Predicted 3D model of a 1456-nucleotide RNA (small-subunit ribosomal RNA) from an uncultured bacterium. RNAcentral holds the sequence, with entries from ENA, Greengenes and SILVA. Its mean pLDDT, the model's own confidence on a scale to 100, is 86.
RNA sequence: AGAGUUUGAUCCUGGCUCAGAACGAACGCUGGCGGCAGGCCUAACACAUGCAAGUCGAACGCCCCUUUCGGGGGGAGUGGCGCACGGGUGAGUAACGCGUGGGAAUCUGCCCUUUGGUCUGGAAUAACCCUGGGAAACUAGGGCUAAAACCGGAUAAGCCCCUUGGUCGCGAGAUUGAGGGGGAAAGUUUACGCCGAAGGAGGAGCCCGCGUCCGAUUAGCUAGUUGGUGAGGUAAGAGCUCACCAAGGCUACGAUCGGUAGCUGGUCUGAGAGGACGAUCAGCCACACUGGGACUGAGACACGGCCCAGACUCCUACGGGAGGCAGCAGUGGGGAAUAUUGGACAAUGGGCGCAAGCCUGAUCCAGCCAUGCCGCGUGAGUGAUGAAGGCCUUCGGGUUGUAAAGCUCUUUUGGCGGGGACGAUGAUGACGGUACCCGCAGAAUAAGCCCCGGCAAACUUCGUGCCAGCAGCCGCGGUAAGACGAAGGGGGCAAGCGUUGUUCGGAAUUACUGGGCGUAAAGGGCGCGUAGGCGGUUCUUUAAGUCAGGCGUGAAAGCCCUGGGCUCAACCUGGGAGUGGCGCUUGAUACUGGGGGACUAGAGAGUGGGAGAGGUUGGUGGAAUUCCCAGUGUAGAGGUGAAAUUCGUAGAUAUUGGGAAGAACACCGGUGGCGAAGGCGGCCAACUGGACCAUUUCUGACGCUGAGGCGCGAAAGCGUGGGGAGCAAACAGGAUUAGAUACCCUGGUAGUCCACGCUGUAAACGAUGAGUGCUGGACGUUGCGGAGCUUGCUCUGCGGUGUCGUAGCUAACGCGCUAAGCACUCCGCCUGGGGAGUACGGCCGCAAGGUUGAAACUCAAAGGAAUUGACGGGGGCCCGCACAAGCGGUGGAGCAUGUGGUUUAAUUCGACGCAACGCGAAGAACCUUACCAGCCCUUGACAUGCCGUGCUACCGCCAGAGAUGGCGGGUUCCUUCGGGACGCGGACACAGGUGCUGCAUGGCUGUCGUCAGCUCGUGUCGUGAGAUGUUGGGUUAAGUCCCGCAACGAGCGCAACCCUCGUCCUCUGUUGCCAUCAGGUUAAGCUGGGCACUCUGAGGAGACUGCCGGUGAUAAACCGGAGGAAGGUGGGGAUGACGUCAAGUCAGCAUGGCCUUUAUGUCCAGGGCUACACACGUGCUACAAUGGUCGGUACAAAGCGUCGCAAGCCCGCGAGGGUGAGCUAAUCGCAGAAAGCCGGUCUCAGUUCGGAUUGUAGGCUGCAACUCGCCUGCAUGAAGUUGGAAUCGCUAGUAAUCGCGGAUCAGCAUGCCGCGGUGAAUACGUUCCCGGGCCUUGUACACACCGCCCGUCACACCAUGGGAGUCUGUUGCACCAGAAGUAGCUAGCUUAACCGAAAGGGGGGCGGUUACCACGGUGUGGCCGAUGACUGGGGUGAAGUCGUAACAAGGUAACC
Repeated sequence: AGAGUUUGAUCCUGGCUCAGAACGAACGCUGGCGGCAGGCCUAACACAUGCAAGUCGAACGCCCCUUUCGGGGGGAGUGGCGCACGGGUGAGUAACGCGUGGGAAUCUGCCCUUUGGUCUGGAAUAACCCUGGGAAACUAGGGCUAAAACCGGAUAAGCCCCUUGGUCGCGAGAUUGAGGGGGAAAGUUUACGCCGAAGGAGGAGCCCGCGUCCGAUUAGCUAGUUGGUGAGGUAAGAGCUCACCAAGGCUACGAUCGGUAGCUGGUCUGAGAGGACGAUCAGCCACACUGGGACUGAGACACGGCCCAGACUCCUACGGGAGGCAGCAGUGGGGAAUAUUGGACAAUGGGCGCAAGCCUGAUCCAGCCAUGCCGCGUGAGUGAUGAAGGCCUUCGGGUUGUAAAGCUCUUUUGGCGGGGACGAUGAUGACGGUACCCGCAGAAUAAGCCCCGGCAAACUUCGUGCCAGCAGCCGCGGUAAGACGAAGGGGGCAAGCGUUGUUCGGAAUUACUGGGCGUAAAGGGCGCGUAGGCGGUUCUUUAAGUCAGGCGUGAAAGCCCUGGGCUCAACCUGGGAGUGGCGCUUGAUACUGGGGGACUAGAGAGUGGGAGAGGUUGGUGGAAUUCCCAGUGUAGAGGUGAAAUUCGUAGAUAUUGGGAAGAACACCGGUGGCGAAGGCGGCCAACUGGACCAUUUCUGACGCUGAGGCGCGAAAGCGUGGGGAGCAAACAGGAUUAGAUACCCUGGUAGUCCACGCUGUAAACGAUGAGUGCUGGACGUUGCGGAGCUUGCUCUGCGGUGUCGUAGCUAACGCGCUAAGCACUCCGCCUGGGGAGUACGGCCGCAAGGUUGAAACUCAAAGGAAUUGACGGGGGCCCGCACAAGCGGUGGAGCAUGUGGUUUAAUUCGACGCAACGCGAAGAACCUUACCAGCCCUUGACAUGCCGUGCUACCGCCAGAGAUGGCGGGUUCCUUCGGGACGCGGACACAGGUGCUGCAUGGCUGUCGUCAGCUCGUGUCGUGAGAUGUUGGGUUAAGUCCCGCAACGAGCGCAACCCUCGUCCUCUGUUGCCAUCAGGUUAAGCUGGGCACUCUGAGGAGACUGCCGGUGAUAAACCGGAGGAAGGUGGGGAUGACGUCAAGUCAGCAUGGCCUUUAUGUCCAGGGCUACACACGUGCUACAAUGGUCGGUACAAAGCGUCGCAAGCCCGCGAGGGUGAGCUAAUCGCAGAAAGCCGGUCUCAGUUCGGAUUGUAGGCUGCAACUCGCCUGCAUGAAGUUGGAAUCGCUAGUAAUCGCGGAUCAGCAUGCCGCGGUGAAUACGUUCCCGGGCCUUGUACACACCGCCCGUCACACCAUGGGAGUCUGUUGCACCAGAAGUAGCUAGCUUAACCGAAAGGGGGGCGGUUACCACGGUGUGGCCGAUGACUGGGGUGAAGUCGUAACAAGGUAACC
């Protein structure tokens, strides 16, 4: 310090997630030791048991025990002090509760200082005794008694109250006199006490400034309320309380209400600012079963006190009683979860006491727990055959790994034995025989957890097969998973490691430090203006802000620095620094603020001008539409893609004249004008708002912004009343369509118009708030002005409105003096997408609805700009037998062949749009053959290795369908004599598989496409993906070439180089040829001869836009021409860029993995691949006269042939048979080419067309033609008379037509591959269909339009709104009620102290009563929550249903 995740890629915005630290934690696995710390976060739930507050005989009496008779000890009680501390908890509390800093009207036991005093009387009472009541708790009556208990009196320096004087002070008041009144004490001397007064210290009460969570979907709250006067009350100020008077007080700087919460020092995190938290330790507060109350006291409204009410628990003899662990342990319960019913008062501290001492679950220690932090250990050195084992492997090895073993050492920890503290200043040690020290034995007692796809360090094998599972995010898993599980190996941390939860961080993701708002979320629709915020120049004053110095405070602990102590550290401890603050005080005065004076540059006013659809009202005008009347006129009109509904013979449309009505204002008209925005358009008038220019006359900061508020505010809509021509939601009809509740058409009502009122919203947009200042230009336009002159130009000032652009800004697009630049002021708004601008609540509205405006739940994105592609029922340019123009077909028939389907024991398998279907297959009767049923074999039909053996091959016979088995004959070949070949037998490694995966692959192939494209280096541009080059202007078949150009070059493609055909030349001359010469035949290059020609097959020439003319930029090139066998690539072939289709092929071959192994392998015979209701593809033959048939007759090329082609001759009607010359082929043969030509015949018919089918007789091949071959003769003579929708090929030696050959092959082509013969028609052209190329445009597509995607419905699940209601909780108001207690009153009862001789009085108590008041009750409201038949929408789900709304012009542009 960042990283992952939206995309094909990019930049940005933005959310989600991760790495860090922390914890009072919990859970899982594991666990050696020590130190230090921590340990109910949940039920402020309920508690058994024990302990946690007593002490004093030096206050007092009584009783008991003991005694050395001095005394000592104990018990209950009176009395004193303490029990208000210490300890616990955080329920309540949003408050002067806490923090911080101040204040005045107070109290204070014990302690300290000072000072004064401590005199004299009296009456009771508990204990105790007696008599009772009660189960108990406890209690009643009578009697005795003490005090430092209680009461009276005296005294009063000082104190308090009343009256009054002096001094000081502005005053409040302070101080000091005088007079009157009031109230003390405890003891016996010391000691210790007690009383009065003053002061101190510490403690406590009260008041104030400031600070202290969330919600405005809580906006108004308040009657003791706010103040005053008087009185009461308190320790003390005060509405604290009461009476009266006044009507105030609080609140947008957030009152009231609701929710949540103890506050702080601090803790965690963070660079900091902040954020979160408030365990342990410390300060304060509050509470003590719940609620109320007072008493005592210095102090309480009292945790281990009292009274009452309530709930709960316990005891009970049913009459009554008792209790309060949020003290320490402990129990139950709750919970994911938190310890011992321990020791000691030795230390520290507290209470009492003169003291000894007693008490102390405060405290100090120990126990439990890896809960945390810190430290230590589980050994160290050496050790290569790199052992064994494991794992992997390309089988060579690698790795675990110096790791182990082995050898040599050491002894921390733990164990055993011995010694043994500090803490204790004199005594006293729970901890504790602890820490620590010494000795002994012995590597001995001691390692796990998580992770290994990326983030993020660490990789392989096996298993699994979208299963099981993982997952923090992205995402893994569908047969080769580094992501699941296991193993090996590795990485990290380590007595721990992971997980979960929570907080901060990263997150600049609430932005004070430190963000934004044109398009990503975000500028209010616009104005006026209140509060508030901000504010020009200058002088003076003040000193509030601000700044500086000093003082006080800011507890301790903590953090930080620096020393010290435990062996170190954690931990403990000394000192220091710091503690943003608050208060007081002394100064400073630049800036801001306050007061005062002045100014004119801001702002406003005056005067003079011109511009304008600015607004309102009233008039008025013409064109057009429609309607009405009349005329002319006749059959249509209208409407559409085409139609129909509709109108029209009752006279429409058209046309002419006249009239009526309403609405809107053509041309001018313009990125022209005006207005704050919405918006404003004929002309005239009236009224009226604003801006601008000129002048520089006046005022003198009067300004800017603007939360609330008020006003304006398109269209649609609502109310009332008018109006209604045209248009036109709804509606109706006609079309379209699968449907068409739409688009189109014909009609048509609200509405649109006017008046008045409401609504208050829009993509109310410049998607850009208002104001001010500053910051290069260029070119338009509009309003007003100035200057110059050639009076229609130039220069120039101010205000508006546009285009392009500098700097700068921006993610980019873009903005750019009209900023989205540079700054300031104020307002509004944003914080992931969906849910949702929805629900609930409030406000507004007549309603429709508007405004304000959530949550649950859900997703890992949603988005902006730009890039490259792809696509478009977008555009431009161009090409192709793509269309068009033609010729011939297919689709109809029969047959052949392939496929689907069906059938079958099997009909083996593959190929499936183009680019599968006469395809693999250049040839299935057996074989092939992979399929089926069946008979056999199991190291195998085939390969390599080992052992043994040789009667092995071969021949014959028998059984069998054969494989095979049996029998007989037979004694192999080579040899370096070892053996090998070959065969048989045996065991094991292994063979074998046309079994699966073409989506694991190689290779090969198809296709786009012989289309003109596809890229790279360097440079340049861009943040980047990328762009440029390759675009542009021409041209080409071509990214072909030329020109231009931030590009310059290059590569793969194109072209050329290669083969073939076409012309010529040279060479060659047999098997080819024959012009000339000679011979010769019935005939024939037959012979001699020749190599001229043809030809053969080798080499060369030739064609290059080279020449001429024109066009073009003078280029490239194109057009025409000459010459030429051939002319602009001369024809044909071979040649297939980067890539696409997970295209095809595991069955051609090869090959990873998986599967099989007496079978999924091998052999055999038989069957099947040849089936047949049907459908499709590709073909053949036809339907006839341009023909059929018969006879005659002419002309090829290219091939093939000895396991062959076969002449000739003979036989057969023929297929063919017999014989067989010749030929290893320019020699011989296949081999009659056919169409054609000549002649005859048929005459339009299912025929002399057509030949299917069938019968029969034959031929050939072959071991074998039944399933299942081909051919021939005779006979038979089917469909078919030119083929619906649709569809294919072809642009010249082509189509069409005619025959010939070859491969395969024993035999079997209508298929395939070749060859030649005859030999056309047409192309205007590029609108349209299909495919393709380049440029451009839009895009929500990128699996790329066979894309994406919306809504209803159906099903499942989830959360949520409404809902007749029902039920908790909380709270307001009204009323009833009224315990205990306090206060007031009191006529009843009662009473030791004082008075009184007594009666009685004073005073008190009880009782009664009044006021206040807790619990409780009744009624009625508010709010939160739970639940609810039914219901509303929402979200999420597998490949459901219906349509096609959006994204391209998305097929009706989209959107508000």